[in-house]
Order: sequence, then C1' cells, then structure tokens
RNA sequence: UUGUGAAAAAGGCAAACCUCCCGAAAGCGCGGGAUGCAAAGUCUCCGGCCCGACAAUGAUGGGCAACGGGACUGCACGG
Repeated sequence: UUGUGAAAAAGGCAAACCUCCCGAAAGCGCGGGAUGCAAAGUCUCCGGCCCGACAAUGAUGGGCAACGGGACUGCACGG
C1' cells in the first nucleotide's frame, strides 16, 4: 500500500424490549438485555428519512453514523 475475513485466534460493539433520566418532539444518556455487526470505531461533507415552528410551500432549527455514499482510523491472515 492492497486484497480477503462472522471460517479460525485475541478481542470489541450492542438492535428490539425494560427501569431510570433529559427533551416540545424526533430522539439522547445510565443500567439491564442480545437482534445482529469486519469497522455496528469516529466525522453531518452529499443524498435520504424523522421531529418542530411558520397558514402552507420554500428556506430554516433539531435528530438518525445500525439508511446509503464519502473522509479518517483499527484487528487477523495473505500479496
């Protein structure tokens, strides 16, 4: 630098749901819990979806990184 990988080894993360908490909401967080994941590590840059207010559209504020693309980084083995 590149290919492959839930086959193996060492590990890692944690969906739905539940308790508590924050929030107008979408949704976040702690704990329990495991759907699954080779980046289910990080980042809203692009598209998309969700929530809000504006009469509505548009534009805009908030959110989803486990919706897709992209960027950076990581483990094993091989070239």

Description
c-di-GMP-I riboswitch aptamer from a Desulfobacterales bacterium, 79 nucleotides, folded computationally. NCBI's taxonomy places the organism under Bacteria, Pseudomonadati, Thermodesulfobacteriota, Desulfobacteria, Desulfobacterales. The coordinates come from a structure-prediction model, not an experiment, and the mean pLDDT is 82.